[in-house]
RNA sequence: GGGGCAUUAGCUCAGCUGGUAGAGUGCCUGGUUCGCAUCCAAGAGGUCGUGAGUUCGAGUCUCAUAUGCUCCA
Numbered sequence: 001g002g003g004g005c006a007u008u009a010g011c012u013c014a015g016c017u018g019g020u021a022g023a024g025u026g027c028c029u030g031g032u033u034c035g036c037a038u039c040c041a042a043g044a045g046g047u048c049g050u051g052a053g054u055u056c057g058a059g060u061c062u063c064a065u066a067u068g069c070u071c072c073a
Stems, first nucleotide, its partner, number of pairs: 001072007010025004019056001027043001029041003049065005
């Protein structure tokens, strides 16, 4: 220098053919208990790495760019 993959909640990760962003875990509150743990219920938490483009509509498609991993030279 060139190619590929990853980037989504605090963490680990889903998200199909473009159509209201989700799970587990963690956190908060309540119940259960003499108390803690477990268990049950409810809740908060997201500019989907960044910036543009296409589209009625983009996590998803296109381009550029950043970071990490990897392959080639």
Notes:
Predicted 3D model of a 73-nucleotide RNA (transfer RNA) from Bacteroidales bacterium UBA7258. Taxonomically the source falls in Bacteroidales (Bacteria, Pseudomonadati, Bacteroidota, Bacteroidia). Its Rfam family is "tRNA". Rfam's curators write: Transfer RNA (tRNA) molecules are approximately 80 nucleotides in length. The family's RNA type in Rfam is transfer RNA.